[in-house]
Context: one part of a larger RNA
RNA sequence: UUGGGCGUAAAGCGUGCGUAGGCUGCUUUGCAAGUUGGAAGUGAAAGCCCAGGGCUCAACCUUGGAAUUGCUUUCAAAACUACAGAGCUAGAAUAUCAGAGAGGAUAGCGGAAUUACUAGUGUAGAGGUGAAAUUCGUAGAUAUUAGUAGGAACACCGGAGGCGAAAGCGGCUAUCUGGCUGAUUAUUGACGCUGUUGCACGAAAGCGUGGGGAGCAAACAGGAUUAGAUACCCUGGUAGUCCACGCCCUAAACGAUGAGUGUUAGAUAUUGGGAUUUAUUCUCGGUGUCGUAGCUAACGCGUUAAACACUCCGCCUGGGAAGUACGGUCGCAAGAUUAAAACUC
Repeated sequence: UUGGGCGUAAAGCGUGCGUAGGCUGCUUUGCAAGUUGGAAGUGAAAGCCCAGGGCUCAACCUUGGAAUUGCUUUCAAAACUACAGAGCUAGAAUAUCAGAGAGGAUAGCGGAAUUACUAGUGUAGAGGUGAAAUUCGUAGAUAUUAGUAGGAACACCGGAGGCGAAAGCGGCUAUCUGGCUGAUUAUUGACGCUGUUGCACGAAAGCGUGGGGAGCAAACAGGAUUAGAUACCCUGGUAGUCCACGCCCUAAACGAUGAGUGUUAGAUAUUGGGAUUUAUUCUCGGUGUCGUAGCUAACGCGUUAAACACUCCGCCUGGGAAGUACGGUCGCAAGAUUAAAACUC
């Protein structure tokens, strides 16, 4: 390479947008590049292969055939692909009317709680643990009442629920804004799918500058535990966690399952629409559980497929060395990304 694969054995890029490319609905006309058929020329000889012949046989020699799967020219065919023309509406999109939602951004507001401070009441403990101690407290703590300040997070509702491409999103209100679903007709008329490079987004931690800092809390300190205890437990506590702007670009970024289209039993729950004959109803879109056929090494999957097919992309090829070295690119750095080999089993 051929072939085989990618839920758990190696293998789906974290996610989207989209360039090139690849692939691409239905009807019809044309063309003849691909395609198919015929003919001619050429495809040296020898060799290989097949059938004969000659050396006593064989090797060897020799005759004929076949083969030379190709190329060029030419004649034809028109199903399929390409191309060109015309049309269609089932894909796609738009309009109209409704609808649901923690989708995003900005601003403002709210209550509960923790902490601190001030004031009052009040007196000897409080706190913490398996038990203690460090710690706080007669300079009045803990408890309790009132007030003030400040930061962060939003109990109940809350759900197997909803929304978002993913990361993710949860108090309330307003403004701006993205997507989605249903219904009816109407409009455009294949405008579609995927997507190397590219661009954008991307939890937490981390980095830079400036703010902020209640609680929590790496590091650190102390107290315990222990043979030791650089831990688990306790008392403290700084970065950080929060905000603005700019970086970083990684996660068990998981459904460990790429995207799209079509086909293939049902049952049940739930969510958002619609319809009517209001019913144990029908229908469209989502989210779950079980399950038929089928698939799977098994586990399990099963109309939200891991079934049956097609299109496009990404990726895998024994374990270790190693997601490492070197080089390149990116980054302020931390590092990220691309990515081997010797050797060894």